RNA sequence: GGUCCAGUAGCUCAGUGGAUAGAGCGGCCGCCUCCUAAGCGGCAGGUCGAUGGUUCGAUUCCAUUCUGGAUCA
Numbered sequence: 001g002g003u004c005c006a007g008u009a010g011c012u013c014a015g016u017g018g019a020u021a022g023a024g025c026g027g028c029c030g031c032c033u034c035c036u037a038a039g040c041g042g043c044a045g046g047u048c049g050a051u052g053g054u055u056c057g058a059u060u061c062c063a064u065u066c067u068g069g070a071u072c073a
Base pairs, nucleotide, nucleotide: 001072002071003070004069005068006067007066010025011024012023013022018056027043028042029041030040031039049065050064051063052062053061
């Protein structure tokens, strides 16, 4: 340098044109308990890597770009 893959909550990941973007773990609050753990209920937490484009509508499609990885030379 070429090709390909990934980037979504603190972490691991779903969601691939239309509902308020979700789950598990973690965090906080409460219930339970003599206490702790476990269990149960609730709450908070997201510029969907960035910019532009297509579309009535983009996390999703297209282009460029950034970061990480794989592979070829």
Molecule: transfer RNA
Organism: Spirochaetia bacterium